[in-house]
RNA sequence: UCAGACGGCCGGGCGGUCGCCCUUUCCCGCGAGGGGAGGGGAGGAAAGUCCGGGCUCCACGGCGACAAGGCGGCGGGUAACGCCCGCCGGGGGUGACCCCAGGGAUAGCGCCACAGAAAGCAAACCGCCCUGCUCCGCUAAAGCUACGCAGGGCUUCGCCCUUCGAAGCCGAAGGCGAAGUAGGGUAAGGGUGAAAGGGUGGGGUAAGAGCCCACCGCGGACCGGGUGACCGGGACGGCAUGGCAAGCCCCGCCUGGAGCAAGACCGAAUAGGGACGUCGCGCCGGCUUUCGGGCCGGUAGGGCUGUCGCAGGCCCGAGGCGUCCGGGUAGGUCGCGAGAACCGUUCGGCAACGGACGGUCCAGAGGAAUGGCCGCCGCGUCCGCAGCAAUGCGGGCGGCACAGAACCCGGCUUACAGGCCGUCUGAUCUC
RNA sequence: GCCGCCUUAGCUCAGCCGGUAGAGCACCGCAUUCGUAAUGCGGGGGUCGUCAGUUCGAGUCUGACAGGCGGCGCCA
Numbered sequence: 001u002c003a004g005a006c007g008g009c010c011g012g013g014c015g016g017u018c019g020c021c022c023u024u025u026c027c028c029g030c031g032a033g034g035g036g037a038g039g040g041g042a043g044g045a046a047a048g049u050c051c052g053g054g055c056u057c058c059a060c061g062g063c064g065a066c067a068a069g070g071c072g073g074c075g076g077g078u079a080a081c082g083c084c085c086g087c088c089g090g091g092g093g094u095g096a097c098c099c100c101a102g103g104g105a106u107a108g109c110g111c112c113a114c115a116g117a118a119a120g121c122a123a124a125c126c127g128c129c130c131u132g133c134u135c136c137g138c139u140a141a142a143g144c145u146a147c148g149c150a151g152g153g154c155u156u157c158g159c160c161c162u163u164c165g166a167a168g169c170c171g172a173a174g175g176c177g178a179a180g181u182a183g184g185g186u187a188a189g190g191g192u193g194a195a196a197g198g199g200u201g202g203g204g205u206a207a208g209a210g211c212c213c214a215c216c217g218c219g220g221a222c223c224g225g226g227u228g229a230c231c232g233g234g235a236c237g238g239c240a241u242g243g244c245a246a247g248c249c250c251c252g253c254c255u256g257g258a259g260c261a262a263g264a265c266c267g268a269a270u271a272g273g274g275a276c277g278u279c280g281c282g283c284c285g286g287c288u289u290u291c292g293g294g295c296c297g298g299u300a301g302g303g304c305u306g307u308c309g310c311a312g313g314c315c316c317g318a319g320g321c322g323u324c325c326g327g328g329u330a331g332g333u334c335g336c337g338a339g340a341a342c343c344g345u346u347c348g349g350c351a352a353c354g355g356a357c358g359g360u361c362c363a364g365a366g367g368a369a370u371g372g373c374c375g376c377c378g379c380g381u382c383c384g385c386a387g388c389a390a391u392g393c394g395g396g397c398g399g400c401a402c403a404g405a406a407c408c409c410g411g412c413u414u415a416c417a418g419g420c421c422g423u424c425u426g427a428u429c430u431c
Numbered sequence: 432g433c434c435g436c437c438u439u440a441g442c443u444c445a446g447c448c449g450g451u452a453g454a455g456c457a458c459c460g461c462a463u464u465c466g467u468a469a470u471g472c473g474g475g476g477g478u479c480g481u482c483a484g485u486u487c488g489a490g491u492c493u494g495a496c497a498g499g500c501g502g503c504g505c506c507a
Base pairs, nucleotide, nucleotide: 001427002426003425004424005423006422007421008420009419010418012377013376014375015374016373017372018371020041021040022039023038024037025036026035027034028033043402047413048412050411051410052409053408054407055259056258057257058256068255069254070253071252072251073087074086075085076084077083088102089100090099091098092097103250104249108248109247110244111243112242125190126189127186128185129184130183131182132181133180134179136177137176138175139174143169144168145167147165148164150162151161152160153159154158198216199215200214201213202212203211217239218237219236222233223232224231225230263334264333265332266331273325274324275323276322277321278320279319282299283298284297285296286295287294288293301316302315303314304313305312339361341360342359343358344357345356346355347354348353378400379399380397381396382395383394384393385392386391432503433502434501435500436499437498438497441456442455443454444453450487458474459473460472461471462470480496481495482494483493484492
């Protein structure tokens, strides 16, 4: 210098001006209200509502079991957690470092498509090897045929016999080789697949094979270390039951339900409920009665149908008024922010975190305030000019992210323009 | 604010305990008809909301996001 890894932090600044919400205090006003001064007023995620708690109500005698849901290496932190820290194991990276829902697959059930011979008490397609049978080829000796050399014989233009040579044909049994078929061996090799019952090398074998051996892996004990997960060691076993539990399941641990629209207090108007008082309650029938009465149906009567008359229809046909009581609603108040709070110093701890001391008070309202404008600065970008370039000067920008508390807190996850700091790694260059 | 549910073809929905995703309507072509509809035959069309993880393999299982829908208090 370039490329990266990890951790922490900021996330526009200053001033002016006009506003908004909460609050303290003072003045004016009988009051409603008005005015002045002061203080405070979004976030790292306030978001998603995914976990864990506080708080509140409901349920519940205690304990246990079952169901349902969740969690899952070990140790620690914490109010608690599925969060955090440290460590272990596995995987990735040259490295700094990063990733892992990381219990159990001989408790049981289930699944493993397609391909492949075979996919789960393994299997034999090709290949390799052994044996039997069939067929073919090759092959020594022997045999046959014609020819040649030599010898011999005879009936001598030739024929015959014997030995040898070379060629051809034939060639039982046997041997060798190839093919086919049947039976068997094999798990080394080929091929299929995500996965084929340890891997590499050697010996061995008919060919092979943990069949045997060495190393590596694996298994259950043993010894040593560690709080533990686990690590190390030498011997032994020759290898045995592949994967999936974010399929059912088993083991261990945790969990009662609802949520601030929880919940508590005050509490109108109207309607409805109850008690008491007072006025009224015609006639007929039925039921009931604690003999006070109550209920049901009809009728006289009354009201409405614009007005009057007639006819029809509908409704009322026993309640009205006054006083008081109780519950709920609207509304109001609380819950509601001094707390698992923040800042600083220091101590313990590798760390997460915890303790001590000192300091600070820091939004909270109601469907919801925290904003608008202007100027300067910062950063970014664009244009012009100057310059070889770095860069400088001037100007423009409707450029400066994600986003908005709603009972509170601890986490996780997700979104985020731009920038700062620290530690570390690799490469290259210079001294 | 709190709680619950859904997302598969243009639309409405299936898809069970993981193995190459289907139906109806719609669309296109042909036949039929003078022409249209209806009918018959044939055909096309899917990043299973997105991104990760588990698995040999994910529409399906798990997580995180995105979009959409519904419910809530009191009395009776």
This is a predicted complex of two RNAs, RNase P RNA and transfer RNA, with 507 nucleotides together. Model confidence (mean pLDDT): 76 of 100.